[in-house]
RNA sequence: CACCUCUGGAAAGCAGGCGGUCUUCGCCUCACCGAAGGGGAAACCCCGCGACGCGGCGGGUGAAGCUCUCAGGUGCCCAUGACAGAGGGGGAGAC
Numbered sequence: 001c002a003c004c005u006c007u008g009g010a011a012a013g014c015a016g017g018c019g020g021u022c023u024u025c026g027c028c029u030c031a032c033c034g035a036a037g038g039g040g041a042a043a044c045c046c047c048g049c050g051a052c053g054c055g056g057c058g059g060g061u062g063a064a065g066c067u068c069u070c071a072g073g074u075g076c077c078c079a080u081g082a083c084a085g086a087g088g089g090g091g092a093g094a095c
Base pairs, nucleotide, nucleotide: 001090003088004087005086006085007084008083013030015029016028017027018026019025020024031074032073033072037070038068039067040066045060046059047058048057049056
């Protein structure tokens, strides 16, 4: 550094309509969430032009638990789940 197992782990619908193999499931509409995944870019730094005490303009690089809500999820606790803990066998490096 990644992988495997176990454990912990949040948010958001008491919505409306239709259908079915009907006490549950599917679809549509509207409303929502951000912690699978994904997108965005601040300062520093770099380049070019300008300025010449500083100050500017354009471009590049550039992170997240920020932000977007594509994807995913929200109809009673099901499920997902960033992240964290324990264990395991590996890879790379340092001493």
This is a predicted structure of a 95-nucleotide RNA (Glycine riboswitch aptamer) from Actinomadura barringtoniae. The sequence is in RNAcentral, with records from Rfam. The coordinates come from a structure-prediction model, not an experiment, and the mean pLDDT is 78. Lineage of the source: Bacteria > Bacillati > Actinomycetes > Streptosporangiales > Actinomadura.